[in-house]
This record gives sequence, C1' cells and structure tokens, in this order.
RNA sequence: GGAUCCUUAGCUCAGUUGGCUAGAGCAUCUCAUUGACGUUGAGAAGGCCGGAGGUUCGAGUCCCCCAGGAUCCA
Repeated sequence: GGAUCCUUAGCUCAGUUGGCUAGAGCAUCUCAUUGACGUUGAGAAGGCCGGAGGUUCGAGUCCCCCAGGAUCCA
C1' cells in the first nucleotide's frame, strides 16, 4: 500500500428484509428478605448506536468519506 470484517449502556453482546418510542446479561443504586453480609425477589438509573455527510416518508440497519481495532496479502 491492497482486501475482508468489527465499532450499540461502565463491561460482554443481541437487534430478523429499513417501520411503532433501541433490548438482554453482568455491574451500579433503591426497596423487601437477613442479627449482619451474601443469596434471592421487585424496581430504578444508565445509549441519540465511533465521527461527518448522503439516499428515503422513515436509517442502529443502505451508500460515500474519516478515525480506531482485528485478520490476511504484498
């Protein structure tokens, strides 16, 4: 330098062929339970989906560019 893939919550990941207002587990906080901690149960908070632009009535999803990462080729 070239090719392919990845980037969504603090962490690990879903998200069907573009269609209601983006979800789960763990972690965090609150309440209940306990003598206390833990476990368990219930609830809450936490994202504008790496950045910018485009297509579309509508984009996490499609297209282009940039950034970061992984693998392969040279």